[in-house]
Context: one part of a larger RNA
RNA sequence: AGCAUACGGGGGAUGCCUUGGCACGGGUAGGCGAUGAAGGACGUGGUAAGCUGCGAUAAGCCUCGGGUAGUGGCAAACACACUCUGAUCCGGGGAUUUCCGAAUGGGGCAACCCGGUUCCGGUAAUACGGAAUCACCCCCCGCUGAAUCCAUAGGCGGGUGGGGGCGAACGAGGGGAACAGAAACAUCUUAGUACCCUCAGGAAGAGAAAACGAAGUGAUUCCCUCAGUAGCGGCGAGCGAACAGGGAACAGCCUAAACCGGUUGGCACGUAAAAGGUGGCGUCCGUUGUGCGGCCGGGGUUGUGGGAUCCAUCCGGGCUUUUGCGCCAAAAGGCCGGGGAGUUACCAAUCAUAUCGAUAGCCGAAGUAUCUGGAAUGAUACGCCACAGAAGGUGAGAGGCCUGUAGGCGAAAUCGAUAUGACUCCCUGGGGUGGGCACCCAAGUAGGGCGGGACACGAGAAAUCCCGUCUGAAUCUGUCCCGACCACGGGAUAAGGCUAAAUACUCACCCGUGACCGAUAGUGAACCAGUACCGUGAGGGAAAGGUGAAAAGUACUCCUGGCGGAGAGUGAAAUAGGACCUGAAACCGUAUGCUU
Numbered sequence: 001a002g003c004a005u006a007c008g009g010g011g012g013a014u015g016c017c018u019u020g021g022c023a024c025g026g027g028u029a030g031g032c033g034a035u036g037a038a039g040g041a042c043g044u045g046g047u048a049a050g051c052u053g054c055g056a057u058a059a060g061c062c063u064c065g066g067g068u069a070g071u072g073g074c075a076a077a078c079a080c081a082c083u084c085u086g087a088u089c090c091g092g093g094g095a096u097u098u099c100c101g102a103a104u105g106g107g108g109c110a111a112c113c114c115g116g117u118u119c120c121g122g123u124a125a126u127a128c129g130g131a132a133u134c135a136c137c138c139c140c141c142g143c144u145g146a147a148u149c150c151a152u153a154g155g156c157g158g159g160u161g162g163g164g165g166c167g168a169a170c171g172a173g174g175g176g177a178a179c180a181g182a183a184a185c186a187u188c189u190u191a192g193u194a195c196c197c198u199c200a201g202g203a204a205g206a207g208a209a210a211a212c213g214a215a216g217u218g219a220u221u222c223c224c225u226c227a228g229u230a231g232c233g234g235c236g237a238g239c240g241a242a243c244a245g246g247g248a249a250c251a252g253c254c255u256a257a258a259c260c261g262g263u264u265g266g267c268a269c270g271u272a273a274a275a276g277g278u279g280g281c282g283u284c285c286g287u288u289g290u291g292c293g294g295c296c297g298g299g300g301u302u303g304u305g306g307g308a309u310c311c312a313u314c315c316g317g318g319c320u321u322u323u324g325c326g327c328c329a330a331a332a333g334g335c336c337g338g339g340g341a342g343u344u345a346c347c348a349a350u351c352a353u354a355u356c357g358a359u360a361g362c363c364g365a366a367g368u369a370u371c372u373g374g375a376a377u378g379a380u381a382c383g384c385c386a387c388a389g390a391a392g393g394u395g396a397g398a399g400g401c402c403u404g405u406a407g408g409c410g411a412a413a414u415c416g417a418u419a420u421g422a423c424u425c426c427c428u429g430g431g432g433u434g435g436g437c438a439c440c441c442a443a444g445u446a447g448g449g450c451g452g453g454a455c456a457c458g459a460g461a462a463a464u465c466c467c468g469u470c471u472g473a474a475u476c477u478g479u480c481c482c483g484a485c486c487a488c489g490g491g492a493u494a495a496g497g498c499u500a501a502a503u504a505c506u507c508a509c510c511c512g513u514g515a516c517c518g519a520u521a522g523u524g525a526a527c528c529a530g531u532a533c534c535g536u537g538a539g540g541g542a543a544a545g546g547u548g549a550a551a552a553g554u555a556c557u558c559c560u561g562g563c564g565g566a567g568a569g570u571g572a573a574a575u576a577g578g579a580c581c582u583g584a585a586a587c588c589g590u591a592u593g594c595u596u
Base pairs, nucleotide, nucleotide: 001595002594003593004592005591006590007589008588009587015581016546017545020517021516022514023513024512025511026510027509028508029506030505031166032165039100040099041098042055043054044053046078047077050074051073061094062093063092064091065090066089070082071081072080105114106113107112115134116133117132118131119130120129121128136163137162138161139159140158141157142156143155144154170201171199172198173197174196175195180189181188185234211217212216221248222247223246224245231239232238252498253497254496255442259298260297261296262295263294264293266292267291268290269289276285277284278329279328280327281326282325283324303476305441306440307439309436310435311434312433313432314431315430317336318335319334320333321332322331323330337428338427339426340425341424342423350422351421352420353419354418355417356416357415358414359413361409362408363407367382368381369380370379371378384399385389391403392402393401447471448470449469450468451467452466453465454464457483478493479492480491481490482489533540534539553580556567557566558565559564
């Protein structure tokens, strides 16, 4: 020195464990914010560095409920307190809530600096202190008011009017790539994806046919299927429907116009007797009136076309008022009664009661003895409960020890849902039929030319939809569509608007589940982690779990500067001693044997 064996050191694999993760299901909620958010800074404890809580009333204050014997967070200790006159704790409501932050009196290198106005305190008076208020934009109301008569712009004041910022995904709209694929690459694909911007809601968007397509169907949305079909395509790569069928869910409505009435500080016409004042007769009035336009109300909303208007006819609860005056009619209102609907459309706010639910909680069956052991939940014996033998904990493996479980019960306060009533709206007050008339039925629109885009459809035979530009109709004997176009036949009524549900998502809260992980795994993060650390910055980003049933965490003695150790003691165990469960390998030793 090598090999072997034994015993150690070192190291932290493995096994076991789980407070943390991951995924999914069900439910709730789907927002917070100028009444100052999200997120922070700084404070705040008897002693207090950190985390947590809280805010100069500062690990807290008040009140209403729950709950019961201890309590002053993690977190020990000492000191000092509180508490059955009910504390601590849990829940509802309230008070306080420094400074920064949209940050909003002005400024600023966030958590700082400096003000104005009013009031209060204070001073002899300043000073100083306190409270409130003072950003910008939009909207509404009022006053004022140019060029320029009316007006408008502008100015001033008021408003317990709104906005602003934050937030995970889902949604709509405006913009919009490349790598890569096509075995190169340009059309094409990737992809209207990623990404940027704007805006909204609990969902959004779409939506009551100017639809589909040839059978007929009858708003929209979503799923299955049709079907990788028909098609599109350097007919390459690839892209890729629709109808029909089956389901989920179902809901339909309001305007514009014609016409009528009212009104008008708009424009035009008109002036003494007409038109007009609801009709007829009489009377009276007469700066009223007429046309166009604006505004308000009625009317009206459709495709077997509908409506307006005129005529005829049929159906209809009662009472009453007005239309200059009297009579007769007519029209328009009011009241009572009857009927219907409703807070998500077709109008729109709330309140009361009841029930259910959410935010604390409560009740809740049944086992003992012996043995082993440190410890009984184990074994043995004999019993018990079960609408409860889910689960977790307890000194080993517990239906019956604890928390619970099945089952049942509960709210002073706040919130939500449903029902009823109040309440609101509609109908009755209008509607049907027949006929006449030909007034209306959404215009710089539809369509066309040119240029683009979207449609599965790349300009193609290219319909349909949208945009830019130049043009530019018709009103029901109308117009659009049925994939160029024409005829016949058929379908539908554009150019205004609203509309639940079925659908998408999960930052967050509750409950539950797992042929999900088990500390190099599972979140980056089981642990004081978006921390330490790195970077000027945007940003990047760790490592790190386990004594024991219980600290019983080794009094005392000895070696010693300390560390560390030897006894003693605790414990079932100390080779469980805090560098602490198990404790593999590399690596390093000690002892012995063999070989050289």

A computed fold for a 596-nucleotide part of an RNA from an Acidobacteriota bacterium, annotated as large-subunit ribosomal RNA, domain I. Rfam family: Bacterial large subunit ribosomal RNA. Its family is annotated with ribosome and structural constituent of ribosome in the Gene Ontology. NCBI's taxonomy places the organism under Bacteria, Pseudomonadati, Acidobacteriota. The prediction has a mean pLDDT of 83.